[in-house]
Context: one part of a larger RNA
Parts: sequence; structure tokens; C1' cells
RNA sequence: GAACGAAUGCUGGCGGCGUGGAUAAGACAUGCAAGUCGAACGGAAUAUUUCUGUAGUAAUAUGGAAAUAUUUAGUGGCAAACGGGUGAGUAACACGUGAGAACCACCCCCAGAGCGGAAGAUAGCCAGCCGAAAGGUUGGGUAAUACUCCAUAAUCCCGAAAGGGCAAAGUCGUAAGACACUCAGGGACGGGCUCGCGCUCCAUCAGCUAGUUGGUAGGGUAAUGGCCUACCAAGGCUUUGACGGAUAACUGAUCUGAGAGGAUGAUCAGUCACACUGGAACUGCGACACGGUCCAGACACCUACGGGUGGCAGCAGUCGAGAAUCAUUCACAAUGGGCGAAAGCCUGAUGAUGCGACGCCGCGUGGAGGAUGAAGGCCCUCGGGUCGUAAACUCCUGUCGCCAUAGAGCAAAGCAGCGUAAGCUGCCUGAUAUUAUAUGGAAAGGAAGGGACGGCAAACUCUGUGCCAGCAGCCGCGGUAAUACAGAGGUCCCAAGCAUUGUUC
Repeated sequence: GAACGAAUGCUGGCGGCGUGGAUAAGACAUGCAAGUCGAACGGAAUAUUUCUGUAGUAAUAUGGAAAUAUUUAGUGGCAAACGGGUGAGUAACACGUGAGAACCACCCCCAGAGCGGAAGAUAGCCAGCCGAAAGGUUGGGUAAUACUCCAUAAUCCCGAAAGGGCAAAGUCGUAAGACACUCAGGGACGGGCUCGCGCUCCAUCAGCUAGUUGGUAGGGUAAUGGCCUACCAAGGCUUUGACGGAUAACUGAUCUGAGAGGAUGAUCAGUCACACUGGAACUGCGACACGGUCCAGACACCUACGGGUGGCAGCAGUCGAGAAUCAUUCACAAUGGGCGAAAGCCUGAUGAUGCGACGCCGCGUGGAGGAUGAAGGCCCUCGGGUCGUAAACUCCUGUCGCCAUAGAGCAAAGCAGCGUAAGCUGCCUGAUAUUAUAUGGAAAGGAAGGGACGGCAAACUCUGUGCCAGCAGCCGCGGUAAUACAGAGGUCCCAAGCAUUGUUC
């Protein structure tokens, strides 16, 4: 000198764009953060309409059936493995980069074949029982794109061959057809695995290792492999640093520097790991699963004392610790995601606004004229000098802020009608937003401070103090004439900031 996710002191007008829990991976009240599909299924409720039973002369009352519409507890499907958070662990094929072979693949794309028949359950529901609750249990009866069986069977699987084996589901629509379903092949996106190289400090860590190193056989996996097991052999690593210890998520990048290098890894992007702590599997294309399950533990809460419930390192917010880090805001209008045929629903992702000078950038706090150099302050050799064209005063301008009016773009899609189609026409959707912006109005009116002035280093005098009080980055100032302390005037530097502290180069 430059830089910072900074903090502290004094000060503080506006805007744009960024950025904001770095410490306790400490504990968490409350609300929200993952649902959706009735065009898979049987019900239920409500509304309307139609038909109808019973009682009644009738009005009416009370039942039943059907149709349509709306809603949806349950079964079922897909999603919940993404998105979002954090960096505890990890010195490792974790990451980066470059190769590789023994693999998977829901959804999506391409193209081939198929989609026949049947059976039994179960939730919801009804009846009953247990429990304070959470919840559980017995019986009856019911549906499916839930589950099962039979048939069919090859370019699929097993097998050397002969041969053997394996599937399915419908829904909507008047229909055409659309969307689903099953098997097999190819592809795309994605993922699992292996290897070369790179990847912090300590030798006051020098030897480490029995599933250890290799083989055979088997198991297991989507797949290779001591991944696991049995047997056999005795290997394997290491001063080119094994093993042990300490520290640490890694990278693109960021800061600095002429570069080489050094330091860092906030925000943004890619990867990894974790989800109260430890362990385990289930479901599933995908998890050993943040807002799933089970077991154990600590902690907290409820309890009728028998037993239950919970997990903010999601978004806000609270307490705590800390030098220190924001709103318990608005909206799904846009982008993206999930589900759905669609309308649409959900989305603390995201888009926005709010708070903080935390940072960068821009703008303003007025401009011109104005000497008798006013008053006043300060200094003085008492003549004067200086603050100083500075002010007053005159003329002007109108940025920002204030008031009024107008007012975008972000809107594409979607729906409806017409059309063979391309397309055409119409309707509708904006959180931000009393927005941006434009026009007009009033008015110099509302808007300047901080640090320094002995040398380094730009900027000097007076008064007070008297080795005191104090200053100080280094040298050093202060003991009666202090440009170094304190105050004042003046000056210098930067400016909505200026200094200090901390850290890096």
C1' cells in the first nucleotide's frame, strides 16, 4: 500500500447492486417448510332433480331408489432419495484431473411384440371390547391399476445340447382415439465400482500388519473384489517416511504480488459427509433415508403412574455463549420442482420487500456576484495580521428528499370458439407496487463529519500544566518559555464517512 462475512469509537442525507451466526454440530416455545391424483377403487357426506313406499281428505311428516354435481377419511399409484441446511467427522480414490471394465437405470426418447381367463383376501364401513392418552383388539361383510393362480412365450433367462423357465390393468371418451400396463432391444440424463498422478504438519511417531498378502472353492452384490466364509501358502507395507499423533471437508476460485510465490476456501458453482448420540435394517429404480421405521443412550415434555411423546446443521423466531451477524414479513405473478389428462393444488426452493454505512459504486448537502476586507474569535512587535469572498446582501438553479397527477415492462402460458392443419379471434392471470419512470408544484429551504499537525509524514501558534496529569506505531515527549500532554484558534488529509483494533499478502 492492498484486502476483509469483520468488530469498536465518533458521526450519519439519498439511491443502485451485493452481503449478514465466522463462536456452542449448544438447547429450543410457536407457526409454516411435501404433497398430489375421484380420469385406479369401494364407500361416506352435502346439494339439486326424478320416481316411489307408509300415515293423512289435504297441507304435510317420515322412509326408499336412481341420476347429476361438489367434497374426501380409507385402499391404491407416483413423489417424498430432489430441492433446502450445516461442515461435526474425514489425510481418504474424500476431492481434483486423466484413464478403465465386471454393472444398474424409475421417469424420458426410438423402434419390436403383447395386453386371454380365473380365484381368494383386506382397509374403509358395521357390531363389540380394552386404554387417561397414544393407540390396540375380536367378529361380520366389501372394491380395485392392491395381491395371487392358470394360459400364452421369444430376438429374453438358465443350459454344452436336449430341454426347462418367466408377464400384464385398466381408466376416460358416443366414437375415433388418448393416457396407462407387460416382456425384450437400443439411446439419453444420472449413478455404483477400479486404477495412474496431485493433495497439511510432527521422526521428541521407526518399524507396522493374521482377513493381514496371495491362491482355490463357495456365498453375497446390480457389478469386480478378503466384501464374507472354509481350506492352502507365508506373504504384504516401510527413511521415495509405513505405522502413530496433531490439524483439516475438497475444488473451481478469492485476496495479495510485476511475477514466481504466499495466504484463504464466506457469498456463487461442482463434489463429499452429516441430520440429538451410537447401531441396524425395511420399503423402493434409487436411502441404510434431515421433517420414515426399529433398538440402545442422554436430554426435554405429557401422564389417571400402567404408559406414552419429541429431535430447527429447513424458513422465521427464542434462550445461551460471544467483540459480533437481520423479519416469528408478502406471493406463488415469474423461473424451477412434485402430482395430475387437464383445470389446478402444494412448494420458507424461488421471486420480492424489511433491518444493518457491513462492503462496492453513484449523487447531494447549492451556483454566480459580493470589501467599507462588517461584527466576532485568534494572534500581535499594538502598527496590524488572520479566519476571509468566508458571512451578510443581490441574482440564479432545482439533483436528492417533500407534495400532486399520470404510470409501464417482467405475461409466456392457460381457457373458450373457429379451423384438417398451420393458425386466427376472444377472455383471464402481477407478490413486489401508493414501484421504476414521466409531468407539474413549492422551496436554499431538510442534509458534514472524523482523524491528524516533533521526525518518519502533508499540516503551527497561544494558553494551561510543571518527570505531575498525561501521550506513544518506532524514535521518544513532560522536571516553568512543551509546534510531542490538555484546551483554543488556525492548518493538512479523507469525506457519509473517518479513525482504531484484529487477520492475510